This is a predicted structure of a 312-nucleotide part of an RNA (small-subunit ribosomal RNA, central domain) from Adansonia grandidieri. The RNAcentral record of the full RNA draws on SILVA. It matches the Rfam family "Bacterial small subunit ribosomal RNA". Model confidence (mean pLDDT): 87 of 100.

[in-house]
Context: one part of a larger RNA
This record gives sequence, structure tokens and C1' cells, in this order.
RNA sequence: UUGGGCAUUAAGCAUCUAUAGGUGGCUUUUUAAGUCCGCCGUUAAAUCCUAAGGCUUAACCCUAGACAAGCAGUGGAAACUACCAAGCUGGAGUAUGGUAGGGGUAGAAAGAAUUUUCAGUGGAACGCUGAAAUGCGUAGAGAUCAGAAAGAACACCAAUGGUGAAAGCACUCUACUGGGCUAACAUUGACAUUGAGAGACAAAAGCUAGGGAAGAGAAUGGGAUUAGAUACCUCAGUAGUCCUAGCUGUAGAUGAUGGAUACUAGGUGUUAAGUAUCAUACCCAAGGAGUACAUUCGUAAGAAUGAAACUC
Repeated sequence: UUGGGCAUUAAGCAUCUAUAGGUGGCUUUUUAAGUCCGCCGUUAAAUCCUAAGGCUUAACCCUAGACAAGCAGUGGAAACUACCAAGCUGGAGUAUGGUAGGGGUAGAAAGAAUUUUCAGUGGAACGCUGAAAUGCGUAGAGAUCAGAAAGAACACCAAUGGUGAAAGCACUCUACUGGGCUAACAUUGACAUUGAGAGACAAAAGCUAGGGAAGAGAAUGGGAUUAGAUACCUCAGUAGUCCUAGCUGUAGAUGAUGGAUACUAGGUGUUAAGUAUCAUACCCAAGGAGUACAUUCGUAAGAAUGAAACUC
């Protein structure tokens, strides 16, 4: 450069906003850059093609002609793209009135359960398992009952349901606040769409500093099981899980399906993985390898960009 692809075979950025750039609604006018038509010049010869000719033929040689295409100049056309000017309302906004919602941020309060603690009753087990043991208990456990404290999560309603760009968001109430849908058709008048770089946001885990710590619980210790058991089971249990302020920037970040607009061929049928247009990301056998080196970012863990030899 050309071509074909991208749900499940390689391939849609996790998601959004938006710069450059690309593409872009309807009507009328201008210009003539693109576009189209004509003329002129040029694009050496040879080659190629066509028609004659010369070597006995052919290859080969020779003579003449010509196509196509490019560039420059010049004269026209004005439908389409572009430009100039003026308008339009269907695309897109704005304002007004409604409407649904676990959309977001901050604050306040509630109940059930769990654990701990204190007091009473009571008196031998409890707990756990396939079976046990470690464990807990006469220094009074477990059970039961009244009081207190703490932290985390919000049963039922609950749904193939709602909402948000995605990640996500659910007890209840309050304040502030973003977006959607809709009515009348008021208003602006193409203001649109996509989007390289860029920016924002981004589960869990992890990191830094300070709090908090009920439950469950990586690591770790004990008890079992087993040939062994660095496991499954069990008794404990640290980090973390929670909050505040930052960092990290990754996931099967999935609908494995990027965004926008319009349409639905004869039968059935899907707002698609169909028919078309627009801009954009990515792929080009498997392994080596998302590795090495280098650069950027990060406290680190690592992240992003990202090969080759070699094997087949």
C1' cells in the first nucleotide's frame, strides 16, 4: 500500500468527556478549487500495439501510424463537493410545566442478630465431627433472664424489576445536587457526529499515614485424616476487611458483541451478529511471550509501550 476480518476461531480501548482531524440536514445566490468537456504544447529514441516491407520462413530487422495516461497553458459547463451571501426547521440544544428512580455527596437516627461484660437462677457438661481430638468448663461453663457496650451489615418487600457512562448503587429520614423520560410547540437556527494525542472516573486485592476492630478470616500455630497431607475437616488466629486523607490503575472491567444515524426486500422473524453511510480502536498461524532490553509512570508491588533468536 492492497485485501479480508473483529460474540464463541487472532482482533472493540473497562467506561466517559473532548482538542486537532475526518464526515455532515433543507432552499436560493456567487465563485470556479475539486469535477466534466474542447483546443494547444510537451512527455527523446528504442520498447509495446496496428498496417506494409526485407532476410527461403520464423525469431530478427526496417518504414509509417496510433491508443491510453500525466503535466503546464488556454477556452467553456455549473449538476454534485467546496467557497461567498441570505434564509428554513425536521437533526441538536435552551427555557417552562409535569413524572419515575437502591443516580451522587454530606449529615442524623432505628431495629433484629452476633460477640463481650455485669448481676440473678442453676449445677455438669458444652462445643465440634464421617468418627474424633485439640479447645472450653466446678476459679461455676453451656442453658435461661434483666441491664450495659462495641463494630459491621441492612432479613422480609425483591422481581426476567429500577438507576448510572462504566465501575457500581438497597433499613429509614433530611439537606444539597447530576442525568433521563414526557407535554404544549415557546425559543436558538445545523450549533451535529466520530474522535488520534489528552483528560476524568474506575471492583477486589495491594501500598503510605492516622484511627477502629464485633463477626468472619490469607499467613501462622495446634488437633485430625493420610503412605505422606505444607490441603480438604476442626480449634484458635495476624494482616486485611471498616473510617479519614492520599497512591496504585488492573479484572472473565463480559452482552466475551465499540459509537452515531436511517431503513426492514416475496413468506416467517430479531432495534441484529441484517441492509447502508460516517469517523475511530484493533487483528494477520502456534509456541518462545505479554517474556527480554529500553523508556515513561509508581514508595513498592508492579503497570503501560513491547521484540528477536530458536522450535514447529